[in-house]
């Protein structure tokens, strides 16, 4: 210094073609039992990395940064 991928809940990560933000583990209530684990319902958790722009409407498309990993010289 150029090039690519990627950044979404506590962790792992979906989210197709721009239109209601999820799943699984984990937390927490409550059932069940002598107790605990286990199973079973149920609950609560997000400024979608940051900014501007595009649009009737952006997680998502455009532009700059940031932050992670990869690569070329």
């Nucleotide at each position: 210094u150029c090039c690519c991928u990627u950044g979404u809940a506590g962790c792992u990560c979906a989210g197709u073609u721009g239109g209601c933000a999820g799943a699984g583990c984990a937390a927490g209530u409550g059932a069940c039992u002598g107790u605990u684990a286990a199973u079973c319902a149920c609950u609560g958790g997000g400024u979608c990395c940051g900014u501007g722009g595009u649009u009737c409407a952006a997680a998502c498309c455009c532009g700059c940064g940031c932050g992670a990993g990869g690569g070329a010289g």
Molecule: transfer RNA
Organism: Treponema sp.